[in-house]
Predicted 3D model of a 78-nucleotide RNA (TPP riboswitch aptamer (THI element)) from uncultured Granulicatella sp. Its Rfam family is "TPP riboswitch aptamer (THI element)". Gene Ontology term of the family: thiamine pyrophosphate binding. The literature on the family includes a 2001 paper in Proc Natl Acad Sci U S A by Miranda-Rios et al., "A conserved RNA structure (thi box) is involved in regulation of thiamin biosynthetic gene expression in bacteria".
RNA sequence: ACAUUUGGGGUGCCAAUUGGCUGAGAUUAUACCCAUUGAACCUGAUCUGGAUAGUACUAGCGAAGGGAAAUGUGGAAU
Numbered sequence: 001a002c003a004u005u006u007g008g009g010g011u012g013c014c015a016a017u018u019g020g021c022u023g024a025g026a027u028u029a030u031a032c033c034c035a036u037u038g039a040a041c042c043u044g045a046u047c048u049g050g051a052u053a054g055u056a057c058u059a060g061c062g063a064a065g066g067g068a069a070a071u072g073u074g075g076a077a078u
Base pairs, nucleotide, nucleotide: 001073002072003071004070005069006035007034008033009032012021013020014019041066042065043064047060048059049058050057
C1' cells in the first nucleotide's frame, strides 16, 4: 500500500420549489468515508473572523479532549 472479514460514522442549508449550493457522501443508500500512521466522526459550539440566498461555504479553534481491528499478500528503508 492492497485485499478479506469485522467494526465506527455523518446525512446539512436555502430563494415560492418539481429546484439550487458545497462535498467522497446531504432520500438510512447492495452507497460513501474511516479504523490507532486514528480531522472518518463527536465535544468545545446557540463559538470567533470572512464570504453567501443560506449553511462547517471557508479559516481558526486543533501540537485541545474523546473516538472503532484482526489476518494475509506485496513493496520500500534500515
Background:
The prediction has a mean pLDDT of 81. The sequence is in RNAcentral, with records from MGnify. Of the family's consensus pairs, 95% are formed in the model. Taxonomically the source falls in Granulicatella (Bacteria, Bacillati, Bacilli, Carnobacteriaceae).